[in-house]
Predicted 3D model of an 86-nucleotide RNA (c-di-GMP-I riboswitch aptamer) from a bacterium.
It was read from a public genome assembly, where an Rfam model found it.
The prediction has a mean pLDDT of 86.

């Protein structure tokens, strides 16, 4: 550097769920509490998945279809990182 990651150290980040907060059609984001948990749950929408479906399209209608929207804590890839080798 690579490889490993279970025992330390130092630390990190935030599920569900609350808010008489905001943004948004939603899905979901921000904020603030709060911790289910995670060796990258660190950053990235290129690939799959997976959601949602405004606006556009069918349809008498009920509804469907559909991403340019989201999902990095659902995978893969790409990038950077902290310790240790007991």
């Nucleotide at each position: 550097a690579a490889c490993u990651g279970u025992a330390a150290a130092g630390g990190g980040c935030a599920a569900a769920c609350c808010u008489c907060a905001c943004c948004g059609a939603a899905a979901g984001g921000u904020a603030g509490g709060g911790a289910c948990g995670c060796a990258a749950a660190a950053c990235c929408a290129c690939c799959g998945g997976u959601c949602u479906a405004a606006a556009g399209g069918a349809g008498c209608a009920a509804u469907c279809c559909u991403a340019u929207g989201a999902u990095a804590g659902c995978g893969g890839a790409g990038u950077c990182g902290c310790c240790a080798g007991a």